[in-house]
RNA sequence: AACUGAUAAGGGCAAACUUACCGAAAGGUAAGGACGCAAAGCCAGAGGUCUACAGCAGGUUUAUCUGCCAUGACAGCUCGGUUGCCAAG
Numbered sequence: 001a002a003c004u005g006a007u008a009a010g011g012g013c014a015a016a017c018u019u020a021c022c023g024a025a026a027g028g029u030a031a032g033g034a035c036g037c038a039a040a041g042c043c044a045g046a047g048g049u050c051u052a053c054a055g056c057a058g059g060u061u062u063a064u065c066u067g068c069c070a071u072g073a074c075a076g077c078u079c080g081g082u083u084g085c086c087a088a089g
Base pairs, nucleotide, nucleotide: 003089004087005086012037013036017032018031019030020029021028022027035076041082042081043080045079046078047077048074049073050072055068056067057066058065
């Protein structure tokens, strides 16, 4: 230095759930809480998934229903990009 990831060391993050707030929703933020994580750090570039306020179309007929749609969201779905701690082998 590369690969690899210990029953190593010191640390780190935090699923479900609860409460508060933001949002039309998906979801997000904060606190509590730990299922897990060696990039569960960061980036929506490719695929994927979720949502559908507005918009469009239709029905109904006057305040609602159905369908389509990402410009919204997920980095703890996969790939990719980028940065990085430790070191048994």